A computed fold for a 108-nucleotide RNA from uncultured Croceitalea sp., annotated as SAM riboswitch aptamer (S box leader). Of the family's consensus pairs, 97% are formed in the model. The prediction has a mean pLDDT of 80.
RNA sequence: UAGUUAUCAAGAAAGGUGGAGGGAUUAGACCCUGUGAAGCCUUAGCAACCCUUUGUUCUAUGCAGAGAAGGUGCUAAAUUCUACCGACACUGUUCGGAAGGAUAACCA
Numbered sequence: 001u002a003g004u005u006a007u008c009a010a011g012a013a014a015g016g017u018g019g020a021g022g023g024a025u026u027a028g029a030c031c032c033u034g035u036g037a038a039g040c041c042u043u044a045g046c047a048a049c050c051c052u053u054u055g056u057u058c059u060a061u062g063c064a065g066a067g068a069a070g071g072u073g074c075u076a077a078a079u080u081c082u083a084c085c086g087a088c089a090c091u092g093u094u095c096g097g098a099a100g101g102a103u104a105a106c107c108a
Stems, first nucleotide, its partner, number of pairs: 001108001003106006013043005021032003026083004044075003049071002051067006079100001084097004088092001
């Protein structure tokens, strides 16, 4: 980097450094930001994908529960919202899906 599968309205921030941007990309909207953005570091936390474990079951790779040492991830707003398709309503603080994106596990 490509592929496959699963998940994405819940949850969880302080300090140091830094010094103007940030919310993936394009466009629009909206929002965060000198009461200090991004990045980096430390500590803390959240969650439970991998993981450990119990029960169940024909087997467990299924289902239900428990745990958190380790590998990741995450800690403003739904993946911030819209964009493409469809439904409803009748033009939107609506619903469903796709695409794109993110993360994990496996795989080349």